[in-house]
Context: one part of a larger RNA
RNA sequence: UUGGGUGUAAAGGGUGUGUAGGCGGUCCGCCCAGUCAGAAGUAAAAUACUGAAGCUUAACUUCAGUGACGCGUCUGAUACUAGUGGACUAGAAUGGAGUAGAGGUAAGCGGAAUUUCCGGUGUAGCGGUGAAAUGCGCAGAUAUCGGAAGGAACACCGGUGGCGAAGGCGGCUUACUGGACUCUAAUUGACGCUGAGACACGAAAGCGUGGGGAGCAAACAGGAUUAGAUACCCUGGUAGUCCACGCCCUAAACGAUGCUUACUAGGCGUGAGAAGGUCUGACCCUUUUUGUGCCGCAGUUAACACAUUAAGUAAGCCACCUGAGGAGUACGGCCGCAAGGCUGAAACUU
Numbered sequence: 001u002u003g004g005g006u007g008u009a010a011a012g013g014g015u016g017u018g019u020a021g022g023c024g025g026u027c028c029g030c031c032c033a034g035u036c037a038g039a040a041g042u043a044a045a046a047u048a049c050u051g052a053a054g055c056u057u058a059a060c061u062u063c064a065g066u067g068a069c070g071c072g073u074c075u076g077a078u079a080c081u082a083g084u085g086g087a088c089u090a091g092a093a094u095g096g097a098g099u100a101g102a103g104g105u106a107a108g109c110g111g112a113a114u115u116u117c118c119g120g121u122g123u124a125g126c127g128g129u130g131a132a133a134u135g136c137g138c139a140g141a142u143a144u145c146g147g148a149a150g151g152a153a154c155a156c157c158g159g160u161g162g163c164g165a166a167g168g169c170g171g172c173u174u175a176c177u178g179g180a181c182u183c184u185a186a187u188u189g190a191c192g193c194u195g196a197g198a199c200a201c202g203a204a205a206g207c208g209u210g211g212g213g214a215g216c217a218a219a220c221a222g223g224a225u226u227a228g229a230u231a232c233c234c235u236g237g238u239a240g241u242c243c244a245c246g247c248c249c250u251a252a253a254c255g256a257u258g259c260u261u262a263c264u265a266g267g268c269g270u271g272a273g274a275a276g277g278u279c280u281g282a283c284c285c286u287u288u289u290u291g292u293g294c295c296g297c298a299g300u301u302a303a304c305a306c307a308u309u310a311a312g313u314a315a316g317c318c319a320c321c322u323g324a325g326g327a328g329u330a331c332g333g334c335c336g337c338a339a340g341g342c343u344g345a346a347a348c349u350u
Base pairs, nucleotide, nucleotide: 003322004321005320006319007304008303012318014201015200016199017198021194022193023192025088026087027086028085029084030083033081034080035077036076037075038074039073041071042070048066049065050064051063052062053061054060091191092188093187094186095184096183097182098181099180103177104176105175106174107173108172109171110154115149116148117147118146119145120144121143125136126135162169163168206247207246208245209244210243211242215241216240220236221235222234223233258317259316260315261314262313263312266295267294268293269292270291271290272289273288274287275286276285277284299306300305323350324349325348332343333342334341335340
């Protein structure tokens, strides 16, 4: 390379927007570039294949025939692809009428609880554990009542419920704002799918500057445990966790399952709609669209399992894999304030 693969064996990029490229709906013309057919030319010899011959045979050599990927030229065909012109509406988008939602950003507000402080009542313990001790407390703690401050998180509702491309999003109100779904079929008329690079977003931890700091808590200190205990348990406790701005760019970033389209038995839940039926009751029944779950046939699978939300049957495009270790290391390059990230070998061993 031809292949074969990527849920769990090696392998789906963390996610999106989108450039180049690849691929692309129905009908009618034109054209003949690809494509197909024919013709002659070229394709040196050797080599290759077939049949003979010559060295004792073979290898080898010689002769005859065949073949040769192709390449350009001419003539023709026009189904398909490309190009070009016209038309269409089933893809796609817009409009109109509605719906649900922790989707995002900013500002404001609220109650419960923890902690601290102030005051009242009150007295000897509290706290903690397997048991203790360190710790706190007669300078009045713990408990309890009233008040104040401050920070962080939002019980119940809450749900294999919802929303978002993913990361993720949960008290309430307001402002601004993104997307989805349903019904309609008015408009455009293939405007589509994917997407190397590129750009944007991207949990936690970490970094820079300035704030903030209630609780929790790496590091650290002490008490226990133990043979030891740089741990597990306990008492404390600093970064950090929070906010603003700027970096970092990694995760078991997982459905360990790339995106899009079409097709292929059903059954039972649940979220958001629409239509119809019956009662008119906030029910119920039927049909249908779109999410989200469970079960299950065909089929697939090494098995587990998947099974209209496919891991089935096909098509398009991208990414990735090719024994284990060495190694996600070294070197180089790019990025970063740093930590480090991205790209990414070989010797050698087996």
Molecule: small-subunit ribosomal RNA, central domain
Organism: uncultured Eubacteriales bacterium